[in-house]
Molecule: small-subunit ribosomal RNA
Organism: metagenome
RNA sequence: AGAGUUUGAUUCUGGCUCAGAACGAACGCUGGCAGCGUGGAUUAGGCAUGCAAGUCGAACGGGAAGCUAUGUGUUCAAUCUUUCGGGAGAGAACAUGUGGUAGAUAGUGGCGAAAGGGUGAGUAACACGUGGGUAACCUGCCCUCGAGUUGGGAAUAGCUCGCCGAAAGGCGGGAUAAUGCCGAAUAUGAUCUUCUGUCGCAUGACAGGAUGAUCAAAGGUGGGGAUCCUGAGGCGUGCAAACGUCUUGGGACCUAUCGCUUGAGGAGGGGCUCGCGUCCCAUCAGCUAGUUGGUGAGGUAAUGGCCCACCAAGGCUUACGGGUAGCUGGUCUGAGAGGAUGGUCAGCCACACUGGGACUGAGACACUGCCCAGACUCCUACGGGAGGCUGCAGUCGAGGAUCAUUUGCAAUGCGCGAAAGCGUGACAAUGCGACGCUGCGUGGAGGAUGACGGCCUUCGGGUUGUAAACUCCUGUCAUUUGGGAAAAAUAAUGAAAAGGUUAAUAGCCUUUUCAAUUGAUGGUACCAAAAGAGGAAGCCACGGCUAACUCUGUGCCAGCAGCCGCGGUAAUACAGAGGUGGCGAGCGUUGUUCGGAUUUACUGGGCGUAAAGGGUGCGUAGGCUGUUUCGUAUGUCGGAUGUGAAAUCCCACGGCUUAACCGUGGAACUGCAUCCGAAACCACGGAACUAGAGUACAGGAGGGGAGGGCGGAAUUCUUGGUGUAGCGGUGAAAUGCGUUGAUAUCAAGAGGAACACCGGUGGCGAAGGCGGCCCUCUGGAAUGUUACUGACGCUGAUGCACGAAAGUUGGGGGAGCAAACAGGAUUAGAUACCCUGGUAGUCCCAACCGUAAACGGUGUGCACUUGGUGUGGGGAGAAUUGACCCUCUCCGUGCCGGAGCUAACGCGUUAAGUGCACCGCCUGGGGAGUACGGCCGCAAGGCUAAAGCUCAAAGAAAUUGACGGGGGCCCGCACAAGCGGAGGAGCAUGUGGCUCAAUUCGAUGCAACGCGAAGAACCUUACCAGGGCUUGACAUACAGCUGCAAUUCCGUCGAAAGAUGGGAUGCCUUCGAGGGUGCUGUACAGGUGCUGCAUGGCUGUCGUCAGUUCGUGCCGUGAGGUGUUGGGUUAAGUCCCGCAACGAACGCAACCCUUGUGUUUAGUUGCUACCACAGGUGAUGAGCCUGUGGGCACUCUAGACAGACUGCCCGUGUAAGCGGGAGGAAGGUGGGGAUGACGUCAAGUCAGUAUGGCCCUUACGCCCUGGGCUGCACACGUGCUACAAUGGCCGGUACAGAAGGAUGCAAGACCGCAAGGUGGAGCAAAUCCAGAAAACCGGCCCCAGUUCAGAUUGAAGUCUGCAACUCGACUUCAUGAAGUUGGAUUCGCUAGUAACGGCGCAUCAGCUACGGCGCCGUGAAUACGUUCCCGGGCCUUGUACACACCGCCCGUCACAUCAUGAAAGCCGUCUGCACCCGAAGUCGUUGAUCUAAUCCGCCUUGGCGGAAAGAAAAUGCCGAAGGUGUGGGUGGUGAUUGGGAUGAAGUCGUAACAAGGUA
Repeated sequence: AGAGUUUGAUUCUGGCUCAGAACGAACGCUGGCAGCGUGGAUUAGGCAUGCAAGUCGAACGGGAAGCUAUGUGUUCAAUCUUUCGGGAGAGAACAUGUGGUAGAUAGUGGCGAAAGGGUGAGUAACACGUGGGUAACCUGCCCUCGAGUUGGGAAUAGCUCGCCGAAAGGCGGGAUAAUGCCGAAUAUGAUCUUCUGUCGCAUGACAGGAUGAUCAAAGGUGGGGAUCCUGAGGCGUGCAAACGUCUUGGGACCUAUCGCUUGAGGAGGGGCUCGCGUCCCAUCAGCUAGUUGGUGAGGUAAUGGCCCACCAAGGCUUACGGGUAGCUGGUCUGAGAGGAUGGUCAGCCACACUGGGACUGAGACACUGCCCAGACUCCUACGGGAGGCUGCAGUCGAGGAUCAUUUGCAAUGCGCGAAAGCGUGACAAUGCGACGCUGCGUGGAGGAUGACGGCCUUCGGGUUGUAAACUCCUGUCAUUUGGGAAAAAUAAUGAAAAGGUUAAUAGCCUUUUCAAUUGAUGGUACCAAAAGAGGAAGCCACGGCUAACUCUGUGCCAGCAGCCGCGGUAAUACAGAGGUGGCGAGCGUUGUUCGGAUUUACUGGGCGUAAAGGGUGCGUAGGCUGUUUCGUAUGUCGGAUGUGAAAUCCCACGGCUUAACCGUGGAACUGCAUCCGAAACCACGGAACUAGAGUACAGGAGGGGAGGGCGGAAUUCUUGGUGUAGCGGUGAAAUGCGUUGAUAUCAAGAGGAACACCGGUGGCGAAGGCGGCCCUCUGGAAUGUUACUGACGCUGAUGCACGAAAGUUGGGGGAGCAAACAGGAUUAGAUACCCUGGUAGUCCCAACCGUAAACGGUGUGCACUUGGUGUGGGGAGAAUUGACCCUCUCCGUGCCGGAGCUAACGCGUUAAGUGCACCGCCUGGGGAGUACGGCCGCAAGGCUAAAGCUCAAAGAAAUUGACGGGGGCCCGCACAAGCGGAGGAGCAUGUGGCUCAAUUCGAUGCAACGCGAAGAACCUUACCAGGGCUUGACAUACAGCUGCAAUUCCGUCGAAAGAUGGGAUGCCUUCGAGGGUGCUGUACAGGUGCUGCAUGGCUGUCGUCAGUUCGUGCCGUGAGGUGUUGGGUUAAGUCCCGCAACGAACGCAACCCUUGUGUUUAGUUGCUACCACAGGUGAUGAGCCUGUGGGCACUCUAGACAGACUGCCCGUGUAAGCGGGAGGAAGGUGGGGAUGACGUCAAGUCAGUAUGGCCCUUACGCCCUGGGCUGCACACGUGCUACAAUGGCCGGUACAGAAGGAUGCAAGACCGCAAGGUGGAGCAAAUCCAGAAAACCGGCCCCAGUUCAGAUUGAAGUCUGCAACUCGACUUCAUGAAGUUGGAUUCGCUAGUAACGGCGCAUCAGCUACGGCGCCGUGAAUACGUUCCCGGGCCUUGUACACACCGCCCGUCACAUCAUGAAAGCCGUCUGCACCCGAAGUCGUUGAUCUAAUCCGCCUUGGCGGAAAGAAAAUGCCGAAGGUGUGGGUGGUGAUUGGGAUGAAGUCGUAACAAGGUA
């Protein structure tokens, strides 16, 4: 960075598709290790179980277990003692009481529970982001500073007693504590009121002062000694009281610390508010009554309709409505601008089963609090209760899809606590998942008999492939063993020291040093050792895009496919295999996003014809706007400051072995705000100007518009006259009109519509449009001249007006024309085209409609940019008799062209060029300018305007062909003019069809059909039936065996092939069983089996038509063009001239053969004029015939050469050439032949041969016998013979050429009516062989189914052959059919031709030959001409064709499928309005009932009454859910119905593309 795909090819437009990157992914195949990340995106569906918020005893009352001290009781008991009965008894166990310690559990109280954690349902909003404001606010814990902390009181839980209940729980009596609760005192202060000063953008704020009023508190713990109080114990004095002293508690007091109260300030947090930014739909255009504002009151921490009462009538406008959505830092992509996105991490918001509500509190309307309603689940004794995983795990469900009911508080952080510490599913870890990123490994080196195997093969080999084996090494990861109390650890505690506080060397606080301890991960990371290449590679692709190719199978099947597209028998595209390419523990697929896509174009697109200029104007908002100057500073530019969280991205450095990952620093965050500055440009304000624009004036041009009047021609009609049989119409006709008098013609009249000539790419108008003449009214433009106004301008969304034809309504009018309709034609049909009629309509008035290919397919305005030539209007100049002509100029309107532009065509001062301003419009084709909705309309309909679905194109311009019922030119036996045929008959032959065991196969329009087949009785033969053979009828090779070849004879079976038996003769040789032969076996042979659409070769055809190309150059972006076209000419692209072409090649022509004339050479087998001779005949003649010699003159034969070249003459023409003529055997290619360009038809042939592939192998091969290819209701082609007198028959008589001949041709002679036979001269041939016939002469026949014609049939023969039955030919006799010249139609031929006549040859034993190929004989007619039919060539034109007109293609109908609109309705969901009911709860009211503290009064150790304060309860407003009614939006469904799309070869027509047959 591009690529594929529209076409035969091209350029463009334009869509679709691909290559890239990414992901919280999923699926398929596969799967070694490690690190770091990451993991319920769907049902904000339901949840079992465990855990996720506690802590403080240094706030408080109590206080279990345990431990300890001690007392008592019971049991036991060492030991001692004893009066032997017993007693004492350390000690042990148990029970129990008391004190101490201890501190579980529960409670009161404090703090926390509003954090942390989850999710994204809702929300389009001050929710979020960013920057401000708060003079309108709050703030627990924390920090700093100031002041204070006095003195009292009443309860209550726990506890205990009793009661109710299944439970949850509750009620009552009694006792009690506090940092719980309540009064009182005090007030540095705070608040309220008020004064002064300063400041501010306003309300106001701050500071200071004054009077009065209101407002506080709680204690806990540690330490201390002088003094004081108090408890206990010991000692002393003392009778005792008491005192003294010692020890040990408690308190006052002092001190420290943690608290408490009240202020001021701070930090951090929050509330409210404002500017800007923040998705789609206008088929949502109007919304709003607390709505907008004011006053007052209420409420809040605080502003505010936040709430209420009253007053005013405002407010908003991308509002209102609908859909979708948490927002951001960022993430992905992109060159960027942008686009998409918001998972993990971080900030903010919202939510916590659904809906509503408040309480507590510094903070909530509170995820694991409360109350109510609803749904759901669970327990229940049926009376009642309980619950909320969108915390971590986990479960069910749904889903394509997302983990462990793990470990630990060791670290980090949070809560509580003075602290130890406790709690913490936050968090730290581990586990699971290739989900992602990153790293490592699956070995390294050597190793060629290039092993085996696989695959391919042209069979030689190639490849897999140094790959393996093998040798030598290494040891990462994994495995095993061992080490590893490693690092991750600091803090706190204890001790010591120093400093501070203090009366204090207590205590406490801070700092430093030392000591012992604390790890979930984890015996993990890491290290070492051991062993052994041992345990570790797949996935996708391989037609192009896109790197990588072969074989086999399959056979439009199975399948593939992202797009184009593969597959119908040789598939690099399906499936498998081998090989190769790519990536690699992954690889592919699917989904999504951006990119490519400049395919929404700001950067960075367009609108004449591809999609796209509004039908036209006027004009509102808006956008843009001339020259000079002054000012302001909104845009703009510069600088500074603040902010732009962190993370991310980028850069540098560093830490994990590296990397991913992480740390530190920088840069960046393009933004916003504030301040200062500049004034060119833009803007705004002031002043001025005249070049834009406008006004006035003048004389002209004009189918500009409206109204009124007038005119002539023509058509039709009416009346009258003349006049008679037709008129009219068409391709031809008919319908129609006409003897009741048409058409024609003359005259008069009526009526309507339109205005010939002039008339013109001429005029006018904004467009639509406007045409006889005159009058009236009226709009605009151009020109000219000065004067005036002073930017007044341009464009123009909405809007308004105009707007052809047709159509609509009402009223008139109606001649002609003419939808509909009727009739006649045409036609297969003809609801058309043609004809005859004919109504709406066309015309006028009034009113609608509002559309057109309303087109220059080109919006308007302004400016600039070479020219030429017309034309309309005006002006000027010079000149003139002049208004002519000429020159200049302005405006309009055409043509041609330059630069430039354009894909091209083309445009080109009237731009589609170059710029500016503004408007409208486009974004693949179809569906569709359609549906629904809305607006307009009387209706018809118009305007606005989708989607589902479907296709890979649709399209523009140009190119080459092909085609045209387009044009021009030209040719051809193409037509025409002629001659003779075919089509009718019989027969022959080929084909189709039918039949058959088989009727072998191929050829099938011209270009198959007397074709392959130049010859089917057997053979041929490929077909059928039957009988046989299996290395084979034929070739090669190898191995083994075989004295065998080869020839011939005789048997048996048999149809033969063959099988089998016997005999005879009997190989070569270097003596090696060597060659040869036979047998057995293996390779192989063999196949007329398939594919001519796998092929070679050959052939047909267009067509013996004149064409087909190349090199270089030039033109074109290109396909391509030019040359090769043009003007002439020719049979010809033949030649000439011209020309951006110049040359060349294959074709044409010529060269070749033959024929026609001459010359020359050569004469045997040819010839015989002349000469000689012989024979025959005749008459011994002449003549004729034959032969010989001689000869080569002639004919002839076969070689060479000559000749013809438009060379000569005339005419014509530039030339080429053409016409005529002469000469000549021949004259304009002399006649004929051979010769067939590039190519077309997948033309024909695998059965002539060759050949790839496939198929058969005791058969699809080979041999044999017989049959078939010859079969016959029929159809067609090609021929023969005829139908007769230009003939038939009989007789006579003449003239060829070219071929062939040895298994052959065969003469004379004889036999036979004949076919033929006997016999055999001659001839390997200019020597021999073979009567040419028609013609001509004579005779008969006399127009008939015949003396025509000969089919068919009978009989008798001949010949060939092994054999003529199926199935040969010929001969003779007899028989004697159809047929009397052939419908539509069709074929050949232009001169030695047609026609007619015979002769020869190949094949061949014979023959079906009447066919084919040749030869000669006789020998015509006609061609005016190119209109038409057919074919062809060149040029041009149109095209929607390119498989190329046998093309393409349209619509209805029928069938199937799909999506969709309408539809009586039905169902769901969201929502508005009105009303009903009204839970909890706040607020208000009442509060007769209840109440300890405080106050008052009375009696008074206490009680009673009252007040204050409060509570229950009741009630009022509001109020969720619910209900009723009525609207709206949206979705689904719906009998039936409408069109649409797609589909294989359905039906009917043929509308379009060519003049598409009616443009």